[in-house]
Molecule: transfer RNA
Organism: Pseudomonadota bacterium
RNA sequence: CCUCCCGUAGCCCAACGGUUAGGGCGGCGGUCUUAUAAACCGUAGGUUGGCAGUUCGAAUCUGCCCGGGAGGA
Numbered sequence: 001c002c003u004c005c006c007g008u009a010g011c012c013c014a015a016c017g018g019u020u021a022g023g024g025c026g027g028c029g030g031u032c033u034u035a036u037a038a039a040c041c042g043u044a045g046g047u048u049g050g051c052a053g054u055u056c057g058a059a060u061c062u063g064c065c066c067g068g069g070a071g072g073a
Base pairs, nucleotide, nucleotide: 001072002071003070004069005068006067007066010025011024012023013022018056027043028042029041030040031039049065050064051063052062053061
C1' cells in the first nucleotide's frame, strides 16, 4: 500500500428494511437463611463506533472516517 471480516447495555451475544432493540452473566432491591452463598421474584442500564446518503421507514443497505482483527505485497 491492497483485500476481507468485526464494532449493539459494565462483559458475552441475538435481532427478515416494519409495533416498544431482546437474552445470558454482572449490578441494585426483595423472598429465603442466625448470616453469607445458592435458588426464586422484581428492577435499572442502549443516541446500535462517528458523520452523511438511500428509503414512507435503517442496528440492518451505500459512501467516507475512527477503532480492532486476518490475509497479501